Model confidence (mean pLDDT): 80 of 100. Small-subunit ribosomal RNA, central domain from an uncultured prokaryote, 348 nucleotides, folded computationally.
Context: one part of a larger RNA
RNA sequence: UUGGGCGUAAAGAGUGCGUAGGCGGACUUAUAGGUCGGGUGUGAAAUCCCAGGGCUCAACCCUGGAACUGCAUUGGAAACUGGUAGACUUGAGUCCGAGAGGGGCCUGUGGAAUUCCUGGUGUAGGGGUGAAAUCCGUAGAGAUCAGGAGGAACACCGGUGGCGAAGGCGACUUUCUGGACCAAUACUGACACUGAGGCGCGAAAGUGUGGGGAGCAAACAGGAUUAGAUACCCUGGUAGUCCACCCCGUAAACGAUGUUCACUAGCCGCCGGGUAUUGACCCCUGCGGUGCCGGAGCUAACGCAUUAAGUUGUCCGCCUGGGGAAUACGAUCGCAAGAUUAAAACUC
Repeated sequence: UUGGGCGUAAAGAGUGCGUAGGCGGACUUAUAGGUCGGGUGUGAAAUCCCAGGGCUCAACCCUGGAACUGCAUUGGAAACUGGUAGACUUGAGUCCGAGAGGGGCCUGUGGAAUUCCUGGUGUAGGGGUGAAAUCCGUAGAGAUCAGGAGGAACACCGGUGGCGAAGGCGACUUUCUGGACCAAUACUGACACUGAGGCGCGAAAGUGUGGGGAGCAAACAGGAUUAGAUACCCUGGUAGUCCACCCCGUAAACGAUGUUCACUAGCCGCCGGGUAUUGACCCCUGCGGUGCCGGAGCUAACGCAUUAAGUUGUCCGCCUGGGGAAUACGAUCGCAAGAUUAAAACUC
């Protein structure tokens, strides 16, 4: 490289937007780049192949043919493909209306709980553990009642429920705002899909500056345990966790399953909206989403199974024995931590 692959064996980029490129619905027209077949020229000789012949045979050599699957040029064909012109509505999109959910910002609000402070009652313990001790307490703790402060998180509802591209999102009010879905028209008329580079978003931890700091808690200190105990357990406790702005760009970022279109038995649910009926529920039909089973088919098996890992197409990414190697060097990015890209020797 070809071939073969990528749920679990190596392998789907964390995720989207989108440039170039690739690919692309149905009809008519004209064209002839691709495509198809014809002619001409060329495709040196030798070699290879075929038929003869010469060395006693063979290797080898000679003669002839075929072939050289290619290129150029010429005149044709018009189904497919490309480009031309026109027209289409099924793909895609837009307008109007309805319902429901999520994220962010600003202003504000709420209750439960922990901690602290003040005051009252009250007296000797409290706390903690397998058992203890460090620790707190006669300077009045713990308990209980009242008041206050402050920060963080929002019990129940809550659900193999909902929304979002993913990360993720749960108290309430207000404001701003993106997307999906359903029904009935009208409109545009292929405007679609994918997407190397590129750009954006991206848990936690971490970084910078300034705030904030109740609880929890790396580091750290002490008490235990133990042969030791740089741990597990206990008492404390700083970064951090929270906010604003700026970085970082990684996760078992998982459905370990890239995107999009089409097709292929069923069964039982849940959520949202719709038609018809009704006072309302139930029921029926059927659209979108989300689950559990299960058949054909697929799979090494496990299992997947209309939300495919089935049957096909499009485009991108990735893999090629284990270790060395989540590495070195170089480059790019970053304040740093480090990230991305990414070998070889050697070894089994």